[in-house]
Context: one part of a larger RNA
Formats: sequence, structure tokens, C1' cells
RNA sequence: UGAAGGAAAUUUGAGGGAUGCUGUCCACAGUACGAGAGGACCUGGAUGGACGAACCUCUAGUAUACCUGUUGUCGCGUCAGCGGCAGUGCAGGGUAGCUAUGUUCGGAACGGAUAACCGCUGAAAGCAUCUAAGUGGGAAACCGCUCCCAAGAAAGAUUUCCCUAUGAACCUGCCCGUAGACUACGGGUUUGAUAGGCCACAGGUGUAAGUACAGAGAUGUAUUGAGCCGAGUGGUACUAACAGGUCACUGA
Repeated sequence: UGAAGGAAAUUUGAGGGAUGCUGUCCACAGUACGAGAGGACCUGGAUGGACGAACCUCUAGUAUACCUGUUGUCGCGUCAGCGGCAGUGCAGGGUAGCUAUGUUCGGAACGGAUAACCGCUGAAAGCAUCUAAGUGGGAAACCGCUCCCAAGAAAGAUUUCCCUAUGAACCUGCCCGUAGACUACGGGUUUGAUAGGCCACAGGUGUAAGUACAGAGAUGUAUUGAGCCGAGUGGUACUAACAGGUCACUGA
């Protein structure tokens, strides 16, 4: 911008894309077959490999705004307690998120038309012949089925709402993230739990400071599973979502 009023939501599927792999073991059965040695088809079941997708409960990794320990040095007047710098100073752990080495799932089954090939009936050619008329079976290939995109597919369908002052809707802005380079997309915008704060919990670290006691002291013990805590879960309007605009006259 178009699809012949505007808007929101739900869809059909022309067309396109993805997938398509395979081992071993068990039962049938030591059966059929075979002198024996050996040893099945078919059918059903179990368990793997590689590949792919999704996810984070478990395991594992990361986690420079979380916790702790500790070295050197400088600073806060001193002690104590803290802070800065030294690759995040170094070291030990670690939530969310993101991940794989982790977890779950997938290829299937089925249908159609066929290839090689195997048939039925059957003449030309009194026989024979799967073929000439007719007709059946038959493969990981083909077309469906499964999953994804999809009406700019000459523009489809369904439902609901709106049209003179009410607000059917939409946009900018603003608060944000399941989204993201920007944009877009998604949520919210006081008729509000969208983000922050606060409260509680989960979870992490591992017993704060101060004080008291014990010890000559280093230090230990008690208060104390303490103190601190990024992203998680639930709640709570305390803070910030202020404000501004577009548009619709029944439709070539």
C1' cells in the first nucleotide's frame, strides 16, 4: 500500500520446508530343512549406536553485581571493624539464567499408485503364453499420513464489536521481558501486581558484629544454623507507569 467502511479474535490450506538411518539379544525353535555339520523364513518382544528436537527435575559446567577464607600494601587518627588495588589479587563453594556430559521424546504404523519381478484369465497362433483386450500382488524410492511455515494463494472463511460524542479500537510516550543489534514481538499503563522497594518463603554461604566467659597468648566457647545474600516463588500500591494523539457520519 492493496484485497471496495473500520476494528479485534479464531481459522481453512494452494504452495513450500523438515523427517526418512541402523546393530545386537530373546521367544517361536535347536523347530522347518539337512545323512551330519549346521540351521532358518514369517511373527512378536527387549535393549543399544549415530543423528535430531525440546527442556533443566536429577548429574555436571559456568555464574567478574551471592557467601566465606586468606597474602601483600594503602586508606578510614590508633585498637577493633571495614574499604581500595594487586588478572575477579588468590583460593573454597554457589541461586536464577545459559548449557551437555544430563533428562524426555522422534524415525514408526497405515493408505494409494508403481519398479524389477511373481501371477490369474486369455487370444493372435484349435497348443503354449503374465498381455495383445481385461485383471491381482509387489520396494527404504514416488504420492499421502506425521511435524513446521503459510491468504501479497488474483489477496479465502468464521465469530464478535463500532459509527455525533460515546470510546469498538489503535498509536506515540512511559514501566517492563518469555522478546531483542536497531526495529519488531509479547506483558502492563492506577478500573494497576508491569518493574523497583518492602514482607514471607525457597535457595546459597557456613556460626556475623558486639558482649560475656576460658586462656599468658595465639585462640576457643556461648549468645547462634548466626549474619549476609543477584536473577527464584507468593504477597503488598510505598515508588515509577505521568501525559499526548489518531480514528469511526452505514461504507466505489

The prediction has a mean pLDDT of 85. This is a predicted structure of a 252-nucleotide part of an RNA (large-subunit ribosomal RNA, domain VI) from Candidatus Peregrinibacteria bacterium GW2011_GWF2_43_17. Its Rfam family is "Bacterial large subunit ribosomal RNA". The organism belongs to Candidatus Peregrinibacteriota, within Bacteria.